[in-house]
Context: one part of a larger RNA
RNA sequence: AUCUAUUUAAGGGAAUUCGGCAAAAUGGCCCUGUGGCUUCGGUAUAAAGGGUCCCUAUGGUUGUGUAUGAAUUUAUGCAACUCGAGGGUUCAAAGGUCAGGGGGGUCCGACUGUUUAACAAAAACGUAGCUUUCUGCUAGACUGUAAAGUUGUGUACAGAAGGUGACGUCUGCUCAGUGCCCGUACUUGAACUUCCUAUACAAGGGAAUUAAGAGCGGGUAAACAGCGGGAGUAACUAUAACUCUCUUAAGGUAGCGUAAUACCUUGUCGUUUGAUUGACGACUCGCACGAAUGGCGUAACGAGAUCCCCACUGUCCCUAGA
Numbered sequence: 001a002u003c004u005a006u007u008u009a010a011g012g013g014a015a016u017u018c019g020g021c022a023a024a025a026u027g028g029c030c031c032u033g034u035g036g037c038u039u040c041g042g043u044a045u046a047a048a049g050g051g052u053c054c055c056u057a058u059g060g061u062u063g064u065g066u067a068u069g070a071a072u073u074u075a076u077g078c079a080a081c082u083c084g085a086g087g088g089u090u091c092a093a094a095g096g097u098c099a100g101g102g103g104g105g106u107c108c109g110a111c112u113g114u115u116u117a118a119c120a121a122a123a124a125c126g127u128a129g130c131u132u133u134c135u136g137c138u139a140g141a142c143u144g145u146a147a148a149g150u151u152g153u154g155u156a157c158a159g160a161a162g163g164u165g166a167c168g169u170c171u172g173c174u175c176a177g178u179g180c181c182c183g184u185a186c187u188u189g190a191a192c193u194u195c196c197u198a199u200a201c202a203a204g205g206g207a208a209u210u211a212a213g214a215g216c217g218g219g220u221a222a223a224c225a226g227c228g229g230g231a232g233u234a235a236c237u238a239u240a241a242c243u244c245u246c247u248u249a250a251g252g253u254a255g256c257g258u259a260a261u262a263c264c265u266u267g268u269c270g271u272u273u274g275a276u277u278g279a280c281g282a283c284u285c286g287c288a289c290g291a292a293u294g295g296c297g298u299a300a301c302g303a304g305a306u307c308c309c310c311a312c313u314g315u316c317c318c319u320a321g322a
Stems, first nucleotide, its partner, number of pairs: 006322004011317002015315001020312001028052005036043002039166001053088004059082009101310007108302002113125002129164007140151004167297004172227003177224002179220005186215003193208005228246005255289001256286001267283006
C1' cells in the first nucleotide's frame, strides 16, 4: 500500500447506481390517535404524536392493625398498587442487549401452501370453487402374459379422467374441417354357411346371406378449434350512423387495449421532473387482445415485477481517521 472484518465522519443528502445494492434510520411497553378502500372480517402496530430514570410531599383505590362506635364513621399506623405535581442527574432514562423504516400508484397471482437437493422460489405448480366426460358395480379407470390386485371391504352426496382456478360480473357467433355421441330405408362390406358352375381329386370361377366400420342423416364448442375483404356516401373539412359488392361454417359480441400482448414506437395528449426511451391517467382500426386455451374488475395476502414520495444515511461529492 492493497485486501478481509469492524467502526467514526463536518457540509450536502441518492447527485451514486441497471436498480437506494450495501449501510443507516425505525424498533419494547403504556397513552392518544388513525385516512382511503373493503368481501364489513379487515387493512391496522395504518399514518401521526406523547410518555418511560431518581428524590420529595400530597391525593386516590384496596388490604390490614389499634382506638372509637347508629354508620361504606372518625382518628392514627403498616403494606400493595396508582393519578397528577414540584425538584434532580445525564448528550441520552425501553440509556446495555434484544427489538418493525413508513406511505402512495400500477402489473401478475385470490389467499396459507409447493418447486428446479448443489446458479431460477416466481407471474410457474397446487388450491377451495366452477364445469365437462365416463361409470348401476361381474361398473368405469389403472397394474399384470395370466391367476389376480388397486380404487374399495367404497356404490353416483361415489369413484375415475380432462379443463378452468377465491369472490364479483359475465362467458357472444360458428358443427364447414378434425374428434366424440346417436341413428340408418338404402350402398359398400371378410370369413363361416348355402347355391350354381367346373372338376378324377385338390384347386378354380360366379352368386346369395352379412358384423363392425365406412358411405349416408342428425347432434355436440366450459370438445380440438375458428371468428373476412373492397368501394361509395352527411350543406367547411374530417369521419361515416347509411348504401353497394365479393365471400365464409361463422366473420370478434361484452369488456379491455401502445398492454408481461403494439412492429412502426421514445405513438399522441395530460400529470409527475429543471430536464424522463420511465411511471401513472387518457386516446386507440388491436403488425398480431378477447371471453373456463376463460374476458374484465377486485378487499386481503406476496423474500414476486415496476414507478413515486417521506425519513435516513460514506451509495456519492471526496475522501479521511481509528